[in-house]
Context: one part of a larger RNA
RNA sequence: CGUAGGAAGUUUGAGUGGGGCUGACCUUAGUACGAGAGGACCGGGUUGGACUAACCUCUGGUGAAUCUGUUAUGCCGCCAGGUGUACUGCAGAGUAGCUACGUUGGGAAUAGAUAAGCGCUGAAAGCAUCUAAGUGCGAAACUAGCCACAAGAUGAGACUUCCAUUGAGGGUCGUAGGAGACUACUACGUUGAUAGGUUACAGGUAUAAAGGUGGUGACAUCAUAGCCGAGUAAUACUAAUUGCCCGAAG
Numbered sequence: 001c002g003u004a005g006g007a008a009g010u011u012u013g014a015g016u017g018g019g020g021c022u023g024a025c026c027u028u029a030g031u032a033c034g035a036g037a038g039g040a041c042c043g044g045g046u047u048g049g050a051c052u053a054a055c056c057u058c059u060g061g062u063g064a065a066u067c068u069g070u071u072a073u074g075c076c077g078c079c080a081g082g083u084g085u086a087c088u089g090c091a092g093a094g095u096a097g098c099u100a101c102g103u104u105g106g107g108a109a110u111a112g113a114u115a116a117g118c119g120c121u122g123a124a125a126g127c128a129u130c131u132a133a134g135u136g137c138g139a140a141a142c143u144a145g146c147c148a149c150a151a152g153a154u155g156a157g158a159c160u161u162c163c164a165u166u167g168a169g170g171g172u173c174g175u176a177g178g179a180g181a182c183u184a185c186u187a188c189g190u191u192g193a194u195a196g197g198u199u200a201c202a203g204g205u206a207u208a209a210a211g212g213u214g215g216u217g218a219c220a221u222c223a224u225a226g227c228c229g230a231g232u233a234a235u236a237c238u239a240a241u242u243g244c245c246c247g248a249a250g
Base pairs, nucleotide, nucleotide: 001152005163006162007161008160009159010158011157015149016148017147018146021049022048023047024046025045026044027043033038051106052105053104054103055102059100060099061098062097066093067092068091069090070089071086072085073084074083075082076081110144111143112142117137118136119135120134169246170245171244172243173189174188175187176186177185194239195238196237197235198234199233200232201231203228204227205226211222212221213220214219
């Protein structure tokens, strides 16, 4: 821009793409077959490999804004307690998120029409012949079936609702993240839990400071404390104000 008014939502599916892998074991059955040795088709079940999708409950990884321990040194006048620098100073743990080494799932079944092949009936050609007329089976291939996209499918589809300048709806702007390079998308904007703060809880660290007691002292103890990023909920305390713009019989 188009889809012959303008919108919001829900859809149909022409079409396009993806997927389609495979082992072992148990059973059928030591059966059929075979002198024996050996040893099935068909069918049923179990469990793997590789590949792939989603996810983070578990097991791990990461987790330079979380906690703790600790060395050297500077500073906060000193002690105590902190803080800066030293690769994040080093070391031990670790929430959310992201992840695999983790968890869950997938390939199918089935149907149709077929290939090679196997047939039935059957003449030309009194026989024979799967073929000439007719007709039946038959494969991971093909068409559906499963998953995703999909009406610019210009063949531009369908349904529901709203609006007619007293304006549906959208934008700008702001608070943000299940989104993200920007844009876009999504949630919310006081008729409000969108983010921050606060409170509670979960979770992480590991028992704060000050003080008492014991010990010459290091230290121990009273004492699961103190501190805490992303998590879950509650709560308008703070910020999402008011506005403005576009917008439909050509």
This is a predicted structure of a 250-nucleotide part of an RNA (large-subunit ribosomal RNA, domain VI) from Mucilaginibacter gossypiicola.
Rfam family: Bacterial large subunit ribosomal RNA. Rfam links the family to the GO terms ribosome and structural constituent of ribosome.
RNAcentral holds the full RNA, with entries from ENA and SILVA.